Predicted 3D model of a 484-nucleotide part of an RNA (small-subunit ribosomal RNA, 5' domain) from uncultured Pyramimonadales. RNAcentral holds the full RNA, with entries from ENA. The source organism's lineage runs through Eukaryota, Viridiplantae, Chlorophyta, Pyramimonadophyceae and Pyramimonadales. It matches the Rfam family "Bacterial small subunit ribosomal RNA".
Context: one part of a larger RNA
RNA sequence: GGAUGAACGCUGGCGGUAUGCCUAACACAUGCAAGUUGUACGAUCUGAGGCUUGCCUCAGAAGUAGCGGACGGGUGAGUAACGCGUGAGAACCUACCUUUUGGUUGGGAAUAACAUUUGGAAACGAUUGCUAAAACCCAAUAUGCUGAGGAGUAAAAAGCGAAAAGCUGCCAAGAGACGGGCUCGCGUCUGAUUAGCUAGUUGGUAAGAUAAAAGCUUACCAAGGCAUUGAUCAGUAGCUGGUUUGAGAGGAUGGCCAGCCACACUGGGACUGAGACACGGCCCAGAUUCCUACGGGAAGCAGCAGUGAGGAAUUUUCCGCAAUGGGCGAAAGCCUGACGGAGCGAUACCGCGUGGAGGAAGACGGCGCUCGCGUUGUAAACUCCUUUUAAUAGAGAAGAAAUUCUGACAUGUAUCUAUUGUAAUAAGCAUCGGCUAACUCCGUGCCAGCAGCCGCGGUAAUACGGGAGGUGCAAACGUUACUC
Numbered sequence: 001g002g003a004u005g006a007a008c009g010c011u012g013g014c015g016g017u018a019u020g021c022c023u024a025a026c027a028c029a030u031g032c033a034a035g036u037u038g039u040a041c042g043a044u045c046u047g048a049g050g051c052u053u054g055c056c057u058c059a060g061a062a063g064u065a066g067c068g069g070a071c072g073g074g075u076g077a078g079u080a081a082c083g084c085g086u087g088a089g090a091a092c093c094u095a096c097c098u099u100u101u102g103g104u105u106g107g108g109a110a111u112a113a114c115a116u117u118u119g120g121a122a123a124c125g126a127u128u129g130c131u132a133a134a135a136c137c138c139a140a141u142a143u144g145c146u147g148a149g150g151a152g153u154a155a156a157a158a159g160c161g162a163a164a165a166g167c168u169g170c171c172a173a174g175a176g177a178c179g180g181g182c183u184c185g186c187g188u189c190u191g192a193u194u195a196g197c198u199a200g201u202u203g204g205u206a207a208g209a210u211a212a213a214a215g216c217u218u219a220c221c222a223a224g225g226c227a228u229u230g231a232u233c234a235g236u237a238g239c240u241g242g243u244u245u246g247a248g249a250g251g252a253u254g255g256c257c258a259g260c261c262a263c264a265c266u267g268g269g270a271c272u273g274a275g276a277c278a279c280g281g282c283c284c285a286g287a288u289u290c291c292u293a294c295g296g297g298a299a300g301c302a303g304c305a306g307u308g309a310g311g312a313a314u315u316u317u318c319c320g321c322a323a324u325g326g327g328c329g330a331a332a333g334c335c336u337g338a339c340g341g342a343g344c345g346a347u348a349c350c351g352c353g354u355g356g357a358g359g360a361a362g363a364c365g366g367c368g369c370u371c372g373c374g375u376u377g378u379a380a381a382c383u384c385c386u387u388u389u390a391a392u393a394g395a396g397a398a399g400a401a402a403u404u405c406u407g408a409c410a411u412g413u414a415u416c417u418a419u420u421g422u423a424a425u426a427a428g429c430a431u432c433g434g435c436u437a438a439c440u441c442c443g444u445g446c447c448a449g450c451a452g453c454c455g456c457g458g459u460a461a462u463a464c465g466g467g468a469g470g471u472g473c474a475a476a477c478g479u480u481a482c483u484c
Base pairs, nucleotide, nucleotide: 001484002483004481006480007479008478009477013352014351015350016349017348018347019345020344021310026308027307028306030305031304032303035067036066037065040064041063044061045060046059047058048057049056050055051054074263075262076261083188084187085186086185087184088183089182092180093179097176098175099174100173101172102171103170104169105139106138107137108136114129115128117126118125119124144153145152146151158168159167160166189235190234191233196226197225198224201223202222203221204220205219206218207217208216238260239259240258241257242253243252244251245250265286266285267284268283269282288299289298290297291296316342318341319340320339324338325336326335327334328333355385356384357383358382365376366375367374368373390420391419392418393417394416395415399409428473429472430471431470432469433454434453435452440467441466442465443464449456450455
């Protein structure tokens, strides 16, 4: 000198764009953050309407069923590892999507809802009875699978529609795409005041398990495997693209954004599913908090806001689905704290302004003085001009893709025009001994104090405190921290 997710002191006019718990992966009140489908299904209730008064239509609520809750969003605790980066590989899976071929036949038994009886403070149940389906089961068929072969074995579901039209589905098989699982080479911090480590350990055979190779698991057999090219142990740490500094080599770093990984109160476990061992799912244990009729129950902000605590320190319990994207749906649409926006903070960067021109052998005042004057200083006053900005009024977008409609931002923003009264509404901070740009007076008297280093101060201090003046930067300026 540069850099920062900065903080502190003092000061502070405006706009744009970014950015904002680095500490306690501490505890959390409240609200919201994942639903959707009536063109899969039956029945009941509620509300509205119509009339033929017991039916129809519309809207809503609960349930069965389907798809989605494995994405999106958060955090960085753990992890020194095939975790990440890079380059290869073979023994795999892949819902939705695209494409190809063929099919969608015949039967059956239940169950929730609902009703009845009933337990419980509640959470939540139990009994009996009824009912539907694209829920479940059986049979048939089969280009698949298993097998050397004989042979064995595996499927389906309908809905809308006036309709043999058409549309949306369903089943089997093949291919693609997308996504993922697995293996390996190389790279990936510090310590030897850590030198030996290892028993499923290393390899083989057989079996099991898995979507899949493999000690992945088990039985048996062999005795291997790793290590001074640093094993093991200990400490620290998410990794990368990048960021920052530097001429470079290199150093430091990994916040925002993007990719990957890991985690979801702590530990363990599986279920469902194409996909999880699942942040707003389940079970068990633990800690904590809450409710209780003491029998028993409920909860998990490292989602968005917000609260307490910790801390030098980090924002609103805001608006909207208008745009982009996502889930469901045939669609209309519904949901979406993703996202788009607004709010707060000089936190950073960038831009603009706080006026411009003229104006004295130079006012007043201040300060200094050799008392002559010098300096503040064209600075002010004064004259002329301008109006960015400010205020008021009017006009007024783009962002909408999709011939109509649809804008949160913004009950008119950005932008433009006019007017207003007056240069009006707007300058500070640090420093002046040397390094280092900038000097004098007074006070103080090794005191009070300063200080990054050298060092100043003990009666003439350019170094302390104040005045005057100067220098530097400027809506900032200094200090501190960290890093090159």